[in-house]
The part of an RNA shown here (small-subunit ribosomal RNA, 3' major domain) has 474 nucleotides and comes from an uncultured bacterium. The coordinates come from a structure-prediction model, not an experiment, and the mean pLDDT is 85. Rfam family: Bacterial small subunit ribosomal RNA.
Context: one part of a larger RNA
């Protein structure tokens, strides 16, 4: 000096407290443990592992198992030799690979050089070991207020002191006062988004205002609104008022679209945990080298007495279901979205107008609204689970897709102890969209619609700042 304490002061956080929906029972998705397997690859393990690496495990991927093959190699640079390279046939073979047949000569400074077979050796391969050898990168603590230096002072020294102490703040913010006087990293602002107004601009919007109209902003035609996208104004405790120490600052209030950080994100200090990754990449040491590399087919990563963890559907009347009807954002699209039309009960097939997209197309948003039925029951709730018939991608759906119709209708009537999220356009519900993707999402990332309830308060749980004390820890 820290660290700790069921020590004490002061203060913060959805921490408790108030309040909403939920997990924990049930089916099922999904990840994890066991178990069992030739093999169920590996890797994360309190919070900070378990819908995590996996923004897509049928083949590939794949790293694991079986068999089958191969040894200078799939890949790279260097020598020698011969040759363009390769397409196509045909047979064995699971393929990989192997024979065989035909068929072929590329640039060029003529040295040669791409590629391509064949040989030897240097040397290639390694998702093999070590994150406790290590870089990059991440995660936590925590967007918490902190952590420090450079001079001086003070102490024999560790160290102190600034940074304590009065107020004050989201904040080591700021103001005052002090043996301290400055400095830097951190705070804040600077960046993006979103609220309000202008300017610029007009193949998207607009009867705003005028005229046609086949009633569709469809034409003519306007640049006004709405929008788009560039720029720019708008917030600063600036003004009044009252508390304060004439201070910083706080309480009201005005005007104003917004008011005291407007809201929201990017943004993450010294450091902590030998936290995580040698299986992104890169890397030092070990280890392999006819095997621990490589190539191939099948198989397994999907397995099931089980146990946890995270979700999706329910359990129903603020519902179910039929029918009419009405309002988004935000995105994607040429190897590609794909209209109308035409067949199918449907999944979807035929067929292609248009669209390289403010312009065409995915595409209907749903929740809502009007209206009929159900009438409280394992039901017109709930859809598991199973039969059968289909449909789509794909070389290939049997292990092991995804969806469609018919029919089957399980458990499940609200959940033990215990646990979790949220404070304002939030929870809670309702649909969209993208990434990846040949197909394949209840998962992840985004959009928008509807829209609450509560907060007295800081005693106690939990974290965490700053001050102070004990201490036999460091």
């Nucleotide at each position: 000096u820290g660290a700790c304490g069921g020590g004490g002061g002061c203060c913060c956080g959805c921490a408790c407290a108030a309040g909403c929906g939920g997990u924990g029972g049930a089916g099922c998705a999904u990840g994890u443990g066991g178990u069992u397997u030739a093999a169920u690859u590996c890797g994360a393990c309190g919070c900070a592992a378990c819908g995590c690496g996996a923004a897509g495990a049928a083949c590939c991927u794949u790293a694991c198992c079986u068999g089958g093959g191969u040894u200078u190699g799939a890949c790279a640079u260097c020598c020698c030799g011969c040759g363009a390279c390769a397409a196509c046939a045909g047979c064995a073979g699971a393929g990989a690979u192997g024979c065989u047949g035909c068929u072929u000569u590329c640039c060029u400074u003529c040295g040669g050089g791409a590629c391509g077979c064949g040989g030897a050796g240097a040397c290639a391969g390694g998702u093999g070991c070590u994150g406790c050898a290590u870089g990059g990168c991440u995660g936590u603590c925590g967007u918490c207020a902190g952590c420090u230096c450079g001079u001086g002072u003070c102490g024999u020294g560790a160290g102190a002191u600034g940074u304590u102490g009065g107020g004050u703040u989201a904040a080591g913010u700021c103001c005052c006062g002090c043996a301290a006087c400055g400095a830097g990293c951190g705070c804040a602002a600077c960046c993006c988004a979103u609220g309000c107004c202008c300017u610029u601009a007009g193949u998207u919007g607009c009867c705003a205002g005028c005229g046609g109209u086949u009633a569709g902003g469809c034409c003519g035609g306007g640049a006004a609104c709405u929008c788009u996208a560039a720029g720019g104004g708008a917030a600063c405790u600036g003004c009044c008022g009252g508390u304060g120490a004439c201070a910083a600052a706080c309480c009201g209030g005005a005007g104003g679209a917004a008011g005291g950080u407007g809201u929201g994100g990017a943004u993450g200090a010294c450091g902590u945990c030998a936290a995580g990754u040698c299986c992104u990449c890169a890397u030092g040491g070990c280890c392999u080298u006819u095997a621990u590399g490589c190539c191939c087919a099948g198989g397994g990563c999907u397995a099931c007495a089980c146990a946890c963890g995270u979700g999706c559907u329910a359990c129903a009347a603020u519902g179910g279901u039929c029918g009419g009807u009405a309002c988004a954002a935000a995105g994607g699209g040429u190897c590609g979205c794909a209209a109308g039309c035409c067949c199918g009960c449907g999944a979807g097939g035929g067929g292609g107008a248009g669209c390289c997209a403010a312009u065409c197309c995915c595409a209907a948003a749903a929740a809502g609204c009007c209206g009929g039925c159900c009438u409280c029951a394992g039901u017109u709730c709930a859809g598991a689970u199973u039969g059968c018939a289909g449909g789509c991608u794909g070389c290939a759906a049997c292990u092991c897709g995804c969806c469609u119709g018919c029919a089957u209708g399980a458990a499940g009537u609200u959940g033990g102890a215990a646990u979790c999220g949220c404070u304002a356009g939030u929870a809670a519900u309702c649909c969209c969209g993208g990434a990846u993707c040949a197909g394949c999402a209840u998962g992840c990332c985004g959009g928008g619609g509807u829209g609450a309830a509560u907060a007295c308060g800081u005693u106690c749980c939990c974290g965490g700042g700053c001050c102070u004390u004990g201490u036999a820890c460091a």